[in-house]
């Protein structure tokens, strides 16, 4: 440096609920809180699901699946 694995240690993230804000909505932001997570870091590229719309289409979801990309520690 590359790759595989995730036992240990040190850490990290933060579901639901509640409070406040944004949005027509899905949902999202902050606080509190921890269900869980070895990428539960990031990306809307493909699929799924959800919202708006008569439709075309647009939006949301990365903690739905796949894919891409970056990375800490330990051991092989």
């Nucleotide at each position: 440096u590359a790759u595989c694995u995730g036992u240990a240690g040190a850490g990290g993230c933060a579901a639901a609920a509640c409070u406040g804000g944004a949005g027509u909505a899905a949902u999202u932001c902050a606080g509190c809180g921890a269900c869980g997570c070895a990428a539960a870091g990031c990306c809307a590229c493909g699929g799924g699901u959800c919202c708006a719309g008569u439709a075309a289409u647009g939006g949301a979801u990365a903690g739905c699946c796949g894919g891409g990309u970056u990375g800490c520690c330990a051991g092989g």